This is a predicted structure of a 79-nucleotide RNA (c-di-GMP-I riboswitch aptamer) from a Deltaproteobacteria bacterium. It matches the Rfam family "c-di-GMP-I riboswitch aptamer". Its family is annotated with cyclic-di-GMP binding in the Gene Ontology. Model confidence (mean pLDDT): 88 of 100. The model forms 91% of the base pairs in the Rfam consensus.
[in-house]
RNA sequence: GCACGAUAAAGCCAAAACCCGAGCAAUCGGGUGACGGAAAGCCACGGGUCCGCUGGAGGCGGAUCGCCGGGUUGCCAAA
Numbered sequence: 001g002c003a004c005g006a007u008a009a010a011g012c013c014a015a016a017a018c019c020c021g022a023g024c025a026a027u028c029g030g031g032u033g034a035c036g037g038a039a040a041g042c043c044a045c046g047g048g049u050c051c052g053c054u055g056g057a058g059g060c061g062g063a064u065c066g067c068c069g070g071g072u073u074g075c076c077a078a079a
Stems, first nucleotide, its partner, number of pairs: 005076001012037002017032006035066001041072003045069003048064006
């Protein structure tokens, strides 16, 4: 330095629910709050799922990174 990730240390993020706001919607932002998380930091690149445009197919646009894979950056340091 890299991999690995603990009965270590310092910290970090933040589910559901409620309140306010945005949006046709999925959903998102802020506050309260902690279900949980070693990347629950970031990226919509591939897949999945959800929403809208349509009655269907196909297509287009949007959402979800705390659904999976991948890419990329990062704290600590035991075996």